[in-house]
Formats: sequence, C1' cells, structure tokens
RNA sequence: UUCAAGAAAAGGCAAACUCGUUGAAAGAUGAGGACGCAAAGCUAUAGGGCCUGUAGAAUGGCAGCCAGUUACCUAA
Repeated sequence: UUCAAGAAAAGGCAAACUCGUUGAAAGAUGAGGACGCAAAGCUAUAGGGCCUGUAGAAUGGCAGCCAGUUACCUAA
C1' cells in the first nucleotide's frame, strides 16, 4: 500500500412511534426517541427494484432493497 474482517476503545448514523412544518399522495424536514447499522456516507433520466399517482402513463418519491462509488478506527 492492497484485499479481507469486526474483538476493544473513541467517534458516527437513527427504524417504529409522538408532536410541529410541508406535500394531492408517496414522501421530505425539525425536535423527542432507539429498532438496528462497519458504510444506515454519497449517488434516484442516462442499472434493476419498490412506493405514490393514473383509464393508461412519472415528469413525483425511496440509497435503512439489490447495485455503483468513496471512506474512519483497529485486535486476531
């Protein structure tokens, strides 16, 4: 340095639910709250999938579904 891994310590994120704001909805967002997470960091026309919506159709969403990509700490 690369690949693989997750014992300890430090630090990080934050499901459901509640309240406020926002949206037609899905959903987003702030506060509280922790089910979990070693990428639960980032990426949503130009991979797949899912949700909403519609007679049909995303041009609206979801990265905590797979995927792509970058990366902190450190025993065995």
This is a predicted structure of a 76-nucleotide RNA (c-di-GMP-I riboswitch aptamer). The sequence was found by an Rfam model in a public genome assembly. The prediction has a mean pLDDT of 80.